[in-house]
RNA sequence: CUGUGCUAGGCGGGGAGCUAGCGGUGCCCUGGACCCGCAAUCCGCUAUAGCGGGGUUGAAUUCCUUCCCGAGGCUAGAUCAAUGUACCUCUAUUCUCUGAAAGGGUGCUGAGGGCUGGGUCCCACGCGGCGAAGUCCUGUGAAUCCCGCCAGGUCCGGAAGGAAGCAACGGUAAGCAGCCAACUUCGGGCGCCGUGGGGCAGCCUGGCCUGAGCCUGAUCAGCCGGAUACGUUCAUUGAUUGUGUCGAAGGAAGGUGCACGG
Numbered sequence: 001c002u003g004u005g006c007u008a009g010g011c012g013g014g015g016a017g018c019u020a021g022c023g024g025u026g027c028c029c030u031g032g033a034c035c036c037g038c039a040a041u042c043c044g045c046u047a048u049a050g051c052g053g054g055g056u057u058g059a060a061u062u063c064c065u066u067c068c069c070g071a072g073g074c075u076a077g078a079u080c081a082a083u084g085u086a087c088c089u090c091u092a093u094u095c096u097c098u099g100a101a102a103g104g105g106u107g108c109u110g111a112g113g114g115c116u117g118g119g120u121c122c123c124a125c126g127c128g129g130c131g132a133a134g135u136c137c138u139g140u141g142a143a144u145c146c147c148g149c150c151a152g153g154u155c156c157g158g159a160a161g162g163a164a165g166c167a168a169c170g171g172u173a174a175g176c177a178g179c180c181a182a183c184u185u186c187g188g189g190c191g192c193c194g195u196g197g198g199g200c201a202g203c204c205u206g207g208c209c210u211g212a213g214c215c216u217g218a219u220c221a222g223c224c225g226g227a228u229a230c231g232u233u234c235a236u237u238g239a240u241u242g243u244g245u246c247g248a249a250g251g252a253a254g255g256u257g258c259a260c261g262g
Base pairs, nucleotide, nucleotide: 001262002261003260004259005258006257009057010056011055012030013029014028015027020046021045022044023043024042034054035053036052037051038050063255064254065253066252067251068250072246073245074244077241078240079239080238081237082236083235084234086232087231091229092228093227094226095225097222098221099220100219103216104215105214106213112210113209114208115207116206117205118204119203120202121198122197123196124195125194126193127191128190130187131186132185133184134183135182137178138177139176140175146171147170148169154163155162156161
């Protein structure tokens, strides 16, 4: 230097989370990297930190270490946006209240204020009207169990004369129909009615007294109070920046066995 056969090791890794801690299953990022069994109200281990059983590759481009780069994750802080919450401390807007106010309207044909009467309003009684019912009035209305008068006929009688009495006629009861008015009773979401009593405010109106304001107002100022968000607080999500941390793939350098033969 080379050939053959073995062994260590390799056959993915990382982040967050869980855990006393280390791995795994699960989630996420990279990547494309054997098989079977176990495993999130977990599975297996103990700083030598998955357990158990197989397969393949194998001292190198493949294993180990260091460095560079760096996907991605977590994170101190800061900023922005959306949504929601609480509040009025800051800022802002706005409302009540008070005061000033250009101007406008009105006012001695009397502002405003005071006193007083009445109405509207309520109650009671009365009157009227409306509605209902009844009475009154008119008509009709009883074959017979209403009245009067009773033809005919019937009965009594020797006769004279009496008796009962149907129909018709007249009248009437219950009932039925009509009914302008009159009378009685009852009722009310009736009244440019009456009498009496009551009556806070508002409105209308009459009389008397006093005598110069009253109303509105662009705008400005002010203390308390009220409301709101463009305000402040808090939270969630997303985005940007950023302190720190872990870090895949990739790249570079270095390191690293055994046996036999030629």
Bacterial large signal recognition particle RNA from an uncultured Dehalococcoidia bacterium, 262 nucleotides, folded computationally. The coordinates come from a structure-prediction model, not an experiment, and the mean pLDDT is 80. Rfam family: Bacterial large signal recognition particle RNA. Clan: SRP clan. It is annotated as a non-coding RNA gene. The sequence was found by an Rfam model in a public genome assembly.